Large-subunit ribosomal RNA, domain VI from Petrocella sp. FN5, 265 nucleotides, folded computationally. Rfam family: Bacterial large subunit ribosomal RNA. NCBI's taxonomy places the organism under Bacteria, Clostridia, Lachnospirales, Vallitaleaceae, Petrocella.
Context: one part of a larger RNA
RNA sequence: CGCAAGAUAUUUGAGAGGAGCUGUCCUUAGUACGAGAGGACCGGGAUGGACUGACCUCUGGUGUAUCUGUUGUCUUACCAAAGGCAUAGCAGAGUAGCCAUGUUGGGAAGGGAUAAACGCUGAAGGCAUCUAAGCGUGAAGCCCCCCUCGAGAUAAGAUAUCUCAUCCAGAAAUGGAGUAAGACCCCUGGAAGACUACCAGGUUGAUAGGUUAGGGGUGUAAGCACGGUAACGUGUUCAGCUGACUAAUACUAAUAGGUCGAGGG
Numbered sequence: 001c002g003c004a005a006g007a008u009a010u011u012u013g014a015g016a017g018g019a020g021c022u023g024u025c026c027u028u029a030g031u032a033c034g035a036g037a038g039g040a041c042c043g044g045g046a047u048g049g050a051c052u053g054a055c056c057u058c059u060g061g062u063g064u065a066u067c068u069g070u071u072g073u074c075u076u077a078c079c080a081a082a083g084g085c086a087u088a089g090c091a092g093a094g095u096a097g098c099c100a101u102g103u104u105g106g107g108a109a110g111g112g113a114u115a116a117a118c119g120c121u122g123a124a125g126g127c128a129u130c131u132a133a134g135c136g137u138g139a140a141g142c143c144c145c146c147c148u149c150g151a152g153a154u155a156a157g158a159u160a161u162c163u164c165a166u167c168c169a170g171a172a173a174u175g176g177a178g179u180a181a182g183a184c185c186c187c188u189g190g191a192a193g194a195c196u197a198c199c200a201g202g203u204u205g206a207u208a209g210g211u212u213a214g215g216g217g218u219g220u221a222a223g224c225a226c227g228g229u230a231a232c233g234u235g236u237u238c239a240g241c242u243g244a245c246u247a248a249u250a251c252u253a254a255u256a257g258g259u260c261g262a263g264g265g
Stems, first nucleotide, its partner, number of pairs: 001152001005163007015149004021049007033038001051106005059100004066093005071086006110144003117137004164264001166177004182260004186202005207253003210249005216242003223236005
């Protein structure tokens, strides 16, 4: 821009893409078959491999604004306690998120038309013949079925709901203006994201931050007291601190405002 007014939702499915793999064991059954050796079809069940989707409850990885220990040095006048720098100084753990080696799914079943092949009926050609007319069975393959996208499918589809018929110029076509429903700008953000887009919100509000409570992590803070010559230990104290997690709460910030947007073959 189009889809014969302007919108908001929900859809149909032309078409496109994806998937499509396979082993072993048990049973049927040591049955059919076979002199024996051996050893099934058909059917039922279990469990794997590779590939692939989703997810983070478990097992783990990472986790540079979490906690703790600790070396050197500088600073806060000093002690104590802290902070900076040294690869995150080094080391031990670790929430959320992300992830696999972890968890949980998938390729199952079914329908249709067929290939090779096997048939029925059956002439030409009194017989015979699956074929000439006609009718069947039949594959991991084909078309559906399963998953994803999908009306720019210009053949531009469908359904539901909302908005209404204003003003100016013009003979009209049409042009312009302010609006409606609605949308955007702007702002708070996000398990969304390069930007854009998408999604949740904007006081009639829990969108983010803060606060409070909880969860999870770390591992028993500082100060004081006691014991010890001291290093240090013990008590107060499963303390103190705590990024992303959960909930509540308008304390802070989403204020105020602006723009676009129909008048209908």